[in-house]
Context: one part of a larger RNA
């Protein structure tokens, strides 16, 4: 070496579950002041539902009354008619009850009584009285409509063991009692409540996700001299504003600077020179702009209807520019200018709806509703090309596709950070930079800490510490040689070479670290997927229970604590150890 045979697990990213964490997509379970329903609950109105009786509203008729400012017989509602009305069917008068009152008086009834009473005219006065007719104000009556309250009644309609019938029947049905009783129940419409229930939602971008930011539009840079061009790349604006800050005709020229000058100043307003633009433009930048698009003044409303050749720009949808014609106009003597502002922001399709217009439709047919066409108006539809009119949580009880498109362990790249080292050499060191320590600065190596990135790996690469078992580096703790020293020596400090061997045993605490007791020649620092779970443990840490604290309304939740919690497996190959033949 080569066959076997008993072991050993270090590797086959070993087997086992299409990862349970983590992200996406989709469910589901639960909550809740998320939305929208919705049983159920509660009011009210109708129906089942009938009969008095009192009250007290409200309409309408009908009747009966009521009505005072001064003047004027006196208590004139208003208007018209109107010259006669009333009266033995009982006038004037008394007398007695009532009603009302502005206390002046008017009404009304019963008796008394037995003939006349008022009005026209005169006066007063805006208005004239008696009768008469309609009519206002307030009242009181009576009918009839209506709501409504109390209250009683009894036949609906309920309740009730004992009694009667059908009936030899504890059901059923009928019928007597008895109690309620027009309410209750029941129904149907409407309001109110209503996680008890049910549906349904609850955004995206994001150097994994949340958590914060952010999402539409102007401006500039990045943007690589034509456009165009991305990042949670750098800086700013805006969701308006102006009736003049539009139009048009004419006029002007502007920051500072110097030198002069009364209060007067560094700046007020004044003068002279100098001054191409450093001023100013409503509003943010840009590019613009004096022959002005900046500053006045007159005089206006083109901040116009109907149109638009032809371009810019762009996936569409949109967005922007426009000469010229037609109408009526404004400014100028005319030429001509004018269709908003020195330009690019100041926004929102679509549906629904509303006003105003048009007369285009018009459900036999005329009209009208309703529609339609022009104009207009109502969205932080700001998650800004806008799902609905209308929407928040929580799952550690959790599912389910799907990702290594993406976190969290390990590995990789990196090497800010970390650790070592090395360079200048200000200083310290009594003197003296370099025994030894080394500032401001600078250059390196490693690859063990935190991290950046997200490259294998979500059809699974088990995660911290401890135990066992190790190997390996040297930047060497002990041990061994050696320089130099601010080495007298016994220590000791640095620096060189050296990896043979060696580096302990307890208390705490899961702890790795640390702290701390005894030794010790010393108790090295590090790599091995923070070396090793198909070696063990399983304390820690990270399901399901459970409790505090603290957050939350709440379901839950907390790199907060706390007590509790299945760790599979007969090795096929490589390798290793032993042993036994060739």
């Nucleotide at each position: 070496c080569c066959u076997g045979c008993a072991c050993c697990u270090g590797g086959a990213c070993a087997g086992a579950a299409a990862g349970a964490c983590c992200c996406u997509a989709u469910g589901a379970g639960c909550u809740u002041u998320a939305c929208u329903g919705u049983a159920g609950c509660u009011u009210g109105g109708g129906a089942u539902u009938g009969g008095g009786u009192u009250c007290g509203g409200g309409c309408u008729u009908g009747g009966u009354u009521u009505g005072c400012g001064c003047a004027g017989g006196a208590u004139a509602g208003g208007u018209g008619g109107g010259a006669g009305g009333c009266u033995a069917u009982g006038a004037g008068g008394g007398u007695u009850a009532g009603u009302u009152u502005g206390c002046g008086g008017a009404c009304u009834a019963a008796c008394c009584g037995g003939a006349g009473c008022c009005g026209c005219u005169g006066g007063u006065g805006a208005g004239a009285u008696a009768c008469c007719a309609c009519u206002c104000u307030a009242a009181c009556u009576a009918a009839g409509c209506u709501a409504g309250a109390a209250u009683u009644c009894u036949a609906a309609c309920c309740u009730c063991a004992a009694c009667c019938c059908g009936u030899a029947a504890u059901c059923c049905g009928g019928g007597a009692g008895a109690g309620g009783g027009a309410c209750a129940g029941u129904u149907u419409c409407a309001g109110g409540u209503g996680g008890g229930c049910a549906g349904c939602u609850u955004g995206a971008c994001u150097g994994g996700g949340g958590c914060g930011g952010u999402c539409g539009c102007c401006u500039c840079c990045a943007a690589a001299a034509u456009g165009g061009u991305a990042a949670c790349g750098g800086a700013g604006g805006c969701g308006u504003g102006c009736a003049a800050a539009g139009g048009u005709u004419c006029c002007c020229u502007c920051a500072g600077g110097c030198u002069g000058g009364u209060u007067g100043g560094a700046a007020a307003u004044c003068a002279g020179c100098c001054g191409a633009a450093g001023a100013g433009u409503g509003u943010a930048a840009a590019g613009g702009c004096a022959g002005a698009a900046g500053g006045g003044a007159g005089c206006u409303u083109g901040a116009c209807u109907g149109c638009g050749a032809g371009a810019c720009c762009u996936a569409c949808a949109a967005g922007u520019c426009g000469a010229g014609c037609a109408g009526g106009g404004u400014g100028g003597a005319a030429a001509c200018a004018c269709g908003g502002c020195c330009u690019u922001a100041g926004u929102g399709a679509u549906c629904c709806g509303a006003c105003g217009g048009c007369a285009c439709u018009g459900c036999g047919u005329g009209g009208a509703a309703g529609g339609g066409c022009c104009g207009u108006c109502g969205c932080u539809c700001a998650a800004c090309g806008g799902a609905u009119a209308a929407a928040a949580g929580u799952u550690a009880c959790u599912c389910u596709a799907a990702g290594g498109a993406u976190a969290a362990c390990a590995g990789g790249c990196u090497g800010a950070u970390c650790u070592c080292c090395c360079c200048c050499a200000a200083g310290a060191g009594u003197u003296c930079a370099c025994a030894u320590c080394g500032a401001c600065g600078g250059g390196g190596a490693g690859g063990u800490u935190u991290g950046g990135c997200a490259c294998c790996u979500c059809g699974a690469u088990g995660u911290c510490g401890g135990c066992u078992c190790a190997u390996c580096g040297c930047a060497a703790c002990c041990u061994g040689g050696g320089g130099c020293g601010g080495u007298a020596g016994c220590a000791c400090g640095u620096c060189c070479c050296a990896a043979g061997g060696g580096u302990u045993c307890g208390g705490c605490u899961g702890u790795u670290c640390g702290c701390c007791g005894a030794u010790u020649a010393a108790a090295g620092c590090g790599g091995u997927a923070c070396g090793u779970g198909a070696g063990c443990u399983g304390g820690g840490u990270u399901c399901a229970g459970a409790a505090c604290g603290u957050c939350g309304u709440g379901a839950g939740a907390c790199a907060g604590u706390u007590c509790g919690g299945u760790c599979c497996a007969u090795a096929u190959c490589c390798g290793g150890u032993g042993u036994a033949g060739g």
Source information
Large-subunit ribosomal RNA, domain V from a metagenome, 582 nucleotides, folded computationally. The coordinates come from a structure-prediction model, not an experiment, and the mean pLDDT is 83. RNAcentral holds the full RNA, with entries from SILVA. It matches the Rfam family "Bacterial large subunit ribosomal RNA". Gene Ontology terms of the family: ribosome and structural constituent of ribosome.